A computed fold for a 1601-nucleotide RNA from an uncultured bacterium, annotated as small-subunit ribosomal RNA. It matches the Rfam family "Bacterial small subunit ribosomal RNA". Its family is annotated with ribosome and structural constituent of ribosome in the Gene Ontology. The RNAcentral record of the sequence draws on ENA, Greengenes and SILVA.

RNA sequence: AGAGUUUGAUCCUGGCUCAGAACGAACGCUGGCGGCGUGCCUAACACAUGCAAGUCGAACGGGCCAGUGCGGAGCACUGAGGCUCCAAGCACUAAAUUGGAAUGUCUAGGUUCUAAGCAAAUCCAAAUGGCUGAAACUCGAAUUGUUGUUGGAUUUUGGAGUCGUUUAGGAUUGGGGAUUUAGGGUUUAGGGUUUGAGUGCUUCGCACUGGUUAGUGGCGGACGGGUGAGUAACACGUAGGCAACCUACCCUUAAGCGGGGGACAACCCCGGGAAACCGGGACUAAUACCCCAUAAGACCACGGACUGGGAUGUUUGUGGUAAAAGGAGCGAUUCGCUUAGGGAUGGGCCUGCGGCCUAUCAGGUAGUUGGUGGGGUAACGGCCCACCAAGCCAAAGACGGGUAGCCGGGCUGAGAGGUUGGACGGCCACACUGGAACUGAGAUACGGUCCAGACUCCUACGGGAGGCAGCAGUGGGGAAUUUUGCACAAUGGGGGAAACCCUGAUGCAGCGACGCCGCGUGGAGGAUGAAGGCCUUCGGGUUGUAAACUCCUUUUGUAGGGGACGAUGAUGACGGUACCCUAUGAAUAAGCCACGGCUAACUCUGUGCCAGCAGCCGCGGUAAGACAGAGGUGGCGAGCGUUGUUCGGAAUCACUGGGCUUAAAGGGCGCGUAGGUGGCAGUGCAAGUCUGGGGUGGAAUCCCAGGGCUUAACCCUGGAACUGCCUUGGAAACUGCAUUGCUUGAGUCAGUGAGGGGAGGGUAGAAUUCCUGGUGUAGCGGUGAAAUGCGUAGAUAUCAGGAGGAAGGCUGUGGCGAAGGCGGCCCUCUGGCGCUGGACUGACACUGAGGCGCGAAAGCGUGGGUAGCAAACAGGAUUAGAUACCCUGGUAGUCCACGCCCUAAACGGUGGGUACUAGGUGUAGGGCUCGUAAGGGUUCUGUGCCGAAGGGAAACCAUUAAGUACCCCGCCUGGGGAGUACGGCCGCAAGGUUGAAACUCAAAGGAAUUGACGGGGGCCCGCACAAGCGGUGGAGCAUGUGGUUUAAUUCGACGCUACGCGAAAAACCUUACCUGGGCUUGACAUGCCGGUAGUAGGGAUCCGAAAGGUGAACGAUUCCGGGUAACCGGGAAGCCGGCACAGGUGCUGCAUGGCUGUCGUCAGCUCGUGCCGUGAGGUGUUGGGUUAAGUCCCGCAACGGGCGCAACCCCUAUUCUCUGUUACUCCGCAAGGAGGUCUCUGAGAAAACUGCCGGCGAUGAGCUGGAGGAAGGCGGGGAUGACGUCAAGUCCUCAUGGCCCUUAUGUCCAGGGCAACACACGUGCUACAAUGGCUUCUACAGAGGGGCGCGAGACCGCAAGGUGGAGCAAAUCCCUAAAAGAAGUCGUAGUUGGGAUCGGAGUCUGCAACUCGACUCCGUGAACGUGGAAUCGCUAGUAAUCGCGGAUCAGCACGCCGCGGUGAAUACGUUCCCGGGCCUUGUACACACCGCCCGUCACACCACGAAAGCCUGUUGUACCCGAAGUAGGUGCGUUAACCCGCAAGGGAGACAGCCUCCUAAGGUAUGGCCGGUAAUUGGGGUGAAGUCGUAACAAGGUAAC
Repeated sequence: AGAGUUUGAUCCUGGCUCAGAACGAACGCUGGCGGCGUGCCUAACACAUGCAAGUCGAACGGGCCAGUGCGGAGCACUGAGGCUCCAAGCACUAAAUUGGAAUGUCUAGGUUCUAAGCAAAUCCAAAUGGCUGAAACUCGAAUUGUUGUUGGAUUUUGGAGUCGUUUAGGAUUGGGGAUUUAGGGUUUAGGGUUUGAGUGCUUCGCACUGGUUAGUGGCGGACGGGUGAGUAACACGUAGGCAACCUACCCUUAAGCGGGGGACAACCCCGGGAAACCGGGACUAAUACCCCAUAAGACCACGGACUGGGAUGUUUGUGGUAAAAGGAGCGAUUCGCUUAGGGAUGGGCCUGCGGCCUAUCAGGUAGUUGGUGGGGUAACGGCCCACCAAGCCAAAGACGGGUAGCCGGGCUGAGAGGUUGGACGGCCACACUGGAACUGAGAUACGGUCCAGACUCCUACGGGAGGCAGCAGUGGGGAAUUUUGCACAAUGGGGGAAACCCUGAUGCAGCGACGCCGCGUGGAGGAUGAAGGCCUUCGGGUUGUAAACUCCUUUUGUAGGGGACGAUGAUGACGGUACCCUAUGAAUAAGCCACGGCUAACUCUGUGCCAGCAGCCGCGGUAAGACAGAGGUGGCGAGCGUUGUUCGGAAUCACUGGGCUUAAAGGGCGCGUAGGUGGCAGUGCAAGUCUGGGGUGGAAUCCCAGGGCUUAACCCUGGAACUGCCUUGGAAACUGCAUUGCUUGAGUCAGUGAGGGGAGGGUAGAAUUCCUGGUGUAGCGGUGAAAUGCGUAGAUAUCAGGAGGAAGGCUGUGGCGAAGGCGGCCCUCUGGCGCUGGACUGACACUGAGGCGCGAAAGCGUGGGUAGCAAACAGGAUUAGAUACCCUGGUAGUCCACGCCCUAAACGGUGGGUACUAGGUGUAGGGCUCGUAAGGGUUCUGUGCCGAAGGGAAACCAUUAAGUACCCCGCCUGGGGAGUACGGCCGCAAGGUUGAAACUCAAAGGAAUUGACGGGGGCCCGCACAAGCGGUGGAGCAUGUGGUUUAAUUCGACGCUACGCGAAAAACCUUACCUGGGCUUGACAUGCCGGUAGUAGGGAUCCGAAAGGUGAACGAUUCCGGGUAACCGGGAAGCCGGCACAGGUGCUGCAUGGCUGUCGUCAGCUCGUGCCGUGAGGUGUUGGGUUAAGUCCCGCAACGGGCGCAACCCCUAUUCUCUGUUACUCCGCAAGGAGGUCUCUGAGAAAACUGCCGGCGAUGAGCUGGAGGAAGGCGGGGAUGACGUCAAGUCCUCAUGGCCCUUAUGUCCAGGGCAACACACGUGCUACAAUGGCUUCUACAGAGGGGCGCGAGACCGCAAGGUGGAGCAAAUCCCUAAAAGAAGUCGUAGUUGGGAUCGGAGUCUGCAACUCGACUCCGUGAACGUGGAAUCGCUAGUAAUCGCGGAUCAGCACGCCGCGGUGAAUACGUUCCCGGGCCUUGUACACACCGCCCGUCACACCACGAAAGCCUGUUGUACCCGAAGUAGGUGCGUUAACCCGCAAGGGAGACAGCCUCCUAAGGUAUGGCCGGUAAUUGGGGUGAAGUCGUAACAAGGUAAC
């Protein structure tokens, strides 16, 4: 950075699609490790369970527990000491043992070695200079990196060794312990004896200490944590303001803390209740509550002064009001308490600016806007209330609707932008839903209260309880999102004097590849290029150094050992974690997607428009690089793909950075409001603008530099940035504002001019029609042709008179008008414009959203009018139909007046204005000027054409721009759906205007190019038509085809270009088909292996239709070695068996080669270079002539070349030369002979070239006439077929890829079939007769053929033919003549025409003529009397007609290929039919007119609209009811503190209760809006082969719109 996709190709417009990045993701396949992050986007759905906000006993009284001290009471027990005896235990000392197996065992002993960690000290080395230098800024310095160097000190870093210590392991040497024995000691129990009063337990009381804590009290539960429902708002961001405010705890300053009093919980008693809990009585403490005192200061009221823009501020005077609490400590003291000032922190309120969609929401608003006075609040304020006024907001978008938490930031992008707001951070809002207040410094309070509602749970049915959008977790929803973990060690928070307690904040761990980052799955060598796989042209290639194999390493893993930082003294959840060492062993570790183009990567097999793929274009119908599998390859890699979303590409909403003639797009036109923009000069201001300073722009993020985790991700530090806002100083060019001027923009005035400009009134002639009258008679009219119609009741025609309505020629790329539009003449009224002149005003201008007006035709309303024309309608034609085109009629309408409608291809498809940028030439109007005039020059305005630069995709535009610029308005953003639906506005209606979506397609389109085509045009050819001659189509027969039939009727060929074609010969064969019978290495080829001498060969016999099977007699050849030989061994040929293979007229001519047909023997088809065009492409090749011809000449941005044409080749026509038998001539009866003139034979040569002459033409090419000539303008005929077209024909000539069959789809044989026969078509033959038939007679060819051949003369037979065989490999012999001609007959008839068919008898060929040959004779004697529509051939030796030959072939010819004989007619001409060539034109065609394509109907599916109704949601209005609660009122009931009183009691104050205002939920009634659903209905879209027509594209057959 672009790419694919509209076309046959091109350029453009334009949409769709792709490649990139990103993600809180999900899904599929796969999955080794670690670090750092991150994890309900959906149901603000419902929640079991546990935990998440407590703490203070140093505020207080109690309770409970423990302890101590003192005292009292009760109960129980006899203890304790000394002496002695015995037994047991314990410790000590000494000695010995510690073993066979197994198991077990301490050392906190020594020495030494190894390794790591930690700590300490010592030694050594480096660093001052020079150079360089990140981002931003700047003068430098410092710092960083690199390099070099000399010494010293300090410090740091690194390294080395030493020592110490800890641990582990190894080695060595010990010790302890244990057991046993011995010794003494000691203790205890018991027995005996002696002295003598205590001990234990229970309970009560007091005091003290410690612990604990239900309650009172204090502080905190307003923080922290969650969520994004609501909110379009001062909610948020940013910048300000408060002269209108509050702030517990904290800091600081100042002043205080005196004296009293009365209660209420807890506890106790009684009662109610299932419970939750509640009621009553009695007692009690305080840092709880109350009163009095005091008052620095505070507050209130009234004065004075000061500051300021402004007093509500400050200060001062007088009077008045209101405080306090104690706890701990031995104490010092400390923690608290009260008042006031200040600070800090946190909040409250107000304002400017900024950030969504919708006008199919245009008007909204009654506390609404303001004022006065009150109330209320911490505080301003309609915040609330009373009264007064009638305001306020809105096109710069009010009001309404929809959507949405906002931001720092994130993603993307070059940027500008676009999109987004999850994690982290700031603000806001919410806490089941709705409402409300209380407490408090702070709440209208997530884990508080009250009420209402829904839901869930408990219940004894009376009544209660609850709120995970805290952390985990559950259900549900969903494509989808984690553990009911550990710890308060750290950080932070609450309480406390503190210890400490609490803390699902937080720190960590767990789960998930969800993301980012890092590492690994081994490294090096290794060719026989192994095996296997895959492909193959069978040679090989590839996988591939890949593997194996050799050597090496150990990240990760596993096991063992050591072991942190985080902790400043103690304290570590993480965690025996990170990290380090040792051991082990290549060991534990690779997938996913793609491979037609875009887009890196290719083959085979399978499948056969199936199965499937696909992001777009598109693949798949038998050779698929696109489906599926495999091999290979490419990409990424613990991931890879897919899906979704955002930005990008998309300049495809264009500020940067687009457009509007024809692609989408200029409003139908004007006037004008708001708005936007605005001439020249001066002065001032400073809003915009520029510049300097200040404040702010939180942190994090991004960027730069440095640093820390082994690196990175990540984290830390510093810098820069945050493009913004506010404030202040300055500048004054430009814009703006104010002001003073100017005249060139604009306007006014005067003169003059042109005009279908508009409105009204009047008036004239011609014509059509009608009426009246005359003349006149049979038609008129109309059409392609007709008919309807009119006319003998007198039309048409014609003459005269009259009536009435409407309107033309002239008329011009001429005029006027803003557009629509305007046309006889005259008059009246009236708008605009041009030119000229100078005077005046002094920017008064341009544009113009809304608005207002005008606005063709058709249409509507009312009233007139109506000659002609003429929708609808009627009739006649046309037609398959004809609701059309054509004709005859004909009503609305067309005309007038008034009122509507308001649209057009309302077009120059081009909005208006101003300025600038070569010209040429017409035309309309005016001025100046030269000229007598005609006319010319110049200038202004309008209107055309051509054209330069420039522009444009091109066509084209070009001073009348689509050029160059500025200003303003309107409009566009793929095609269809659709200018449709719904809604609004307008309209009498018709309808207009504004104007979507669902769904669907990958295009739709513009301009130009090449073709093709046209019932477009021009030019020109051809037996193309015409002019002629003869046929076909009718008959019979032959032959081919279709169809039908059949066991088979083998196959192919299908318009011309299949059909007497392949087939130049189907009785068998051919033969490919059918039936039946056989063979299986085969009928045929090659190779290999094995066997084989009675082998090969040979074939008797038998079966059989044959093929085939069976197989007797007889019976070989050859090479080498050995041997005299017989013979032996080995081999060849042959044969047999087997294996490879043969074979296939089986399929595909749409896989192919070759060959062929056709356009067409038409004159075309191309290339190189140059030039033109952005390009496809053009030019050349077009044009003017000419030709049979792209043949030639001339011209020309072309100049040349090639394939075609022509010529060169063959036959033929003339002559000459040569040749001379078998030909020819002559002689002869013949055999034969002679000759070289002619015919002829076959070699060579000549000849024709528009060469010559006249005319035409450009003097050319050439044409025309003539001469000469055998032949004259290509002499006649043939061969020869350009680039290409038809997927033309042929796989059955041959060749060949692929597929298929292999005891058969091969091969052999017999018989049958290809020959069938109701019928249809093609091509022929014979005829229908007298130009003829029949009989008789009688001439003349050419070209061929002949040896298993042609076969003469002669004889036989009526004949076919037979017998026979002369001659002839042939200019010698044979096949071998006919029509014509002559004579006779027939006499127009189904005949003496015609010969089909059938019967009989034969001949020939052949193994064989039944199916199924040809011919002969006799007999029979059909149709047919010249052929409908239609159609074929032929232009001269041609048609027509007559016969002859040949190939094939045993035989068979009406076919085919040739040959000659006789031998015409006609062509005016190119209008028409067919085919073709060139130029041009139109095109919506390009498979190219056999094209394309439209609409209804029918069927299926999809989305949408309307619709009686039905149902949610939301909202408005009116009214009803009205919980809790605040406030107000009342308060006869209740009431400790204060006051009065001795008391009773009273007062003040408070409370209950009641009332009122407000009010949630609820209800009733009635509207608006969004949505869902619906019988039925409407159009729309989509859908290989449905129906009907033919509308459009060509003049599309009636030009289209």